Large-subunit ribosomal RNA, domain I from a Burkholderiales bacterium, 506 nucleotides, folded computationally.
Rfam family: Bacterial large subunit ribosomal RNA.
RNAcentral holds the full RNA, with entries from ENA.
The source organism's lineage runs through Bacteria, Pseudomonadati, Pseudomonadota, Betaproteobacteria and Burkholderiales.
Context: one part of a larger RNA
RNA sequence: CGCACAUGGUGGAUGCCUUGGCGGCAGAAGGCGAUGAAGGACGUGGUAGCCUGCGAUAAGCCUCGGGGAGCCGGCAAACUGGCUUUGAUCCGGGGAUUUCCGAAUGGGGAAACCCACCGCAUAGGCGGUACCGCGCGCUGAAUUCAUAGGCGCGUGGAGCAAACCCGGUGAAUUGAAACAUCUCAGUAACCGGAGGAAAAGAAAUCAACCGAGAUUCCGCAAGUAGUGGCGAGCGAACGCGGAGCAGCCCGGUCACGAUCAGUCGGAUGACCCUAGCAGAACGGGAUGGAAAGCCCGGCCAUAGACGGUGAUAGCCCGGUACGCGAAAGGGAAGCCCGAUGAGUGACGACGAGUAGGGCGGGACACGUGUAAUCCUGUCUGAAAAUGGGGGGACCAUCCUCCAAGGCUAAAUACUCUCUGCCGACCGAUAGUGAACUAGUACCGUGAGGGAAAGGCGAAAAGAACCCCGGAGAGGGGAGUGAAAUAGAACCUGAAACCGUGUGCGU
Numbered sequence: 001c002g003c004a005c006a007u008g009g010u011g012g013a014u015g016c017c018u019u020g021g022c023g024g025c026a027g028a029a030g031g032c033g034a035u036g037a038a039g040g041a042c043g044u045g046g047u048a049g050c051c052u053g054c055g056a057u058a059a060g061c062c063u064c065g066g067g068g069a070g071c072c073g074g075c076a077a078a079c080u081g082g083c084u085u086u087g088a089u090c091c092g093g094g095g096a097u098u099u100c101c102g103a104a105u106g107g108g109g110a111a112a113c114c115c116a117c118c119g120c121a122u123a124g125g126c127g128g129u130a131c132c133g134c135g136c137g138c139u140g141a142a143u144u145c146a147u148a149g150g151c152g153c154g155u156g157g158a159g160c161a162a163a164c165c166c167g168g169u170g171a172a173u174u175g176a177a178a179c180a181u182c183u184c185a186g187u188a189a190c191c192g193g194a195g196g197a198a199a200a201g202a203a204a205u206c207a208a209c210c211g212a213g214a215u216u217c218c219g220c221a222a223g224u225a226g227u228g229g230c231g232a233g234c235g236a237a238c239g240c241g242g243a244g245c246a247g248c249c250c251g252g253u254c255a256c257g258a259u260c261a262g263u264c265g266g267a268u269g270a271c272c273c274u275a276g277c278a279g280a281a282c283g284g285g286a287u288g289g290a291a292a293g294c295c296c297g298g299c300c301a302u303a304g305a306c307g308g309u310g311a312u313a314g315c316c317c318g319g320u321a322c323g324c325g326a327a328a329g330g331g332a333a334g335c336c337c338g339a340u341g342a343g344u345g346a347c348g349a350c351g352a353g354u355a356g357g358g359c360g361g362g363a364c365a366c367g368u369g370u371a372a373u374c375c376u377g378u379c380u381g382a383a384a385a386u387g388g389g390g391g392g393a394c395c396a397u398c399c400u401c402c403a404a405g406g407c408u409a410a411a412u413a414c415u416c417u418c419u420g421c422c423g424a425c426c427g428a429u430a431g432u433g434a435a436c437u438a439g440u441a442c443c444g445u446g447a448g449g450g451a452a453a454g455g456c457g458a459a460a461a462g463a464a465c466c467c468c469g470g471a472g473a474g475g476g477g478a479g480u481g482a483a484a485u486a487g488a489a490c491c492u493g494a495a496a497c498c499g500u501g502u503g504c505g506u
Stems, first nucleotide, its partner, number of pairs: 001505009015491001016455002020426002022423007029415002031160002039101003042055003046079001049075003061095006070083003106115003116129005131157009164195001165193005175182001179229001205212002216243005226234002247407003250351001252347005262340005268334001271331004276324002282297004298315002300304001306318003356380008366392001387402005442449002462490001465477004
């Protein structure tokens, strides 16, 4: 040095586990904000680093309910002090307080800081003072009236928020195996606006000589008809089947008739939400550290969901089925009251710089094409129901509808969030980036980037005492424990890698 066997170190794979994630279903909610939000800074505990809570009344104050024996949040014990059956801690409703920054709004500003004025109190205190819109009032120029302007009062706006929605502006990578029309795509991004949904919506629609009857969404029609450097690609409609259904108002006069629909406001309100209550039935034996596993004999079940308990428990514990419950706050069908407002008939009326046209663009599945239809930057420009639009150039016949005003639930989309439940979803290199001090540490001037890191044991019973040692580190005894090669660098403990012992070989 090699081989074999044995036994260790190192290392942290694997197995098992789950506090955390991921996906979904049902229901709820769908907003918060000048009564100062979202988000922060700084404080706040007897001792107090981080998290949580809270705000100079500072892990809290008041009140109304629930609850019923312990409590003074977590990491996280101990000490020092307290509270509590005169009902604490805890849970729920309402209220009070709520520093400073932040739309931030008295002025300024390098956020959490600096500096003011006015009024009232007067020892420190309280309130007001930004800008814009609207309404009302006062005042008031050049300039007589007036207007502009100034001032005051009232009222609203602003800022934030995950997706969904509508509108405005609007790419490129890419594909076309290059590339320009085209595509990606009216996507991403930016901006504006709104709601719990939004948008659309009661035919100047389709259809085809038969008829249908607002809109939206789904399945088919159909990858069809078309469109297309007829390339790459793009891609309908009619019709049918479903979901869900709801229709109205203004632009007017007269007559009849009458308070019934709907809408808004107020009161009430079954029921629901925001704490909870109650809730059946088991013992023994052997094994074992421990019984819930095994054996024996019982019981409950509208409850044999689930979780826990020293191994696998219907009957040990929490629960589960069934049932019950709200002082206060919120929601709410229905009913009642008030306001507004209905219905029928006749006559009339029936939305003009509009429809249409020319030019240039855009949208329609449709790239200018035979290109209808819709929108309009520009130039033009009708008719008046004996009228007008459409039926894919255009014309006639025929059919159908009535533009240039407006409102409208449901079926549909989404999930920052709350509650319950589920999973041939993950199980710590997985699953969120994050199971743990995680958007932390760390990196970057900054925008931004962004980790690693779980597991003793049933219970700390976490090793008193002794010995070696530096009052060490580490170890040896002793003790605990079922187990300590479970000893905190702690479950299991693979491999690489490094030893020790024995044997054999060289």